[in-house]
């Protein structure tokens, strides 16, 4: 220094390849209720998430491009 891969709710993850039915879905985990004498278990439901910036386009989590983090492999 080049090149390759990740970055999404507290955590972990679909969804990106093929732009629109996404109000970004799911699990657990927090909060309320319910049910229970009381926990806990179970239903029910509420919170909250596209690493920053620019651009393409009627429309971007998706596509271009640059930083910024991490990870690899060459030298």
């Nucleotide at each position: 220094g080049u090149c390759c891969c990740c970055a999404u709710c507290g955590u972990c993850u679909a969804g990106c390849c093929u732009g629109g039915c996404c109000u970004a879905g799911g699990a657990c985990a927090a909060c309320a209720g319910c049910c229970u004498u009381u926990c806990g278990a179970g239903c029910u439901g509420u919170u909250g998430a596209c690493g920053g910036g620019g651009g393409u386009u009627c429309g971007a989590a998706u596509c271009c491009c640059c930083c910024u983090g991490g990870g690899g492999a060459c030298g």

The prediction has a mean pLDDT of 81. Transfer RNA from Candidatus Abzuiibacterium crystallinum, 75 nucleotides, folded computationally. It matches the Rfam family "tRNA". Rfam classes the family as a transfer RNA. Its family is annotated with triplet codon-amino acid adaptor activity in the Gene Ontology. Lineage of the source: Bacteria > Pseudomonadati > Candidatus Omnitrophota > Candidatus Abzuiibacterium.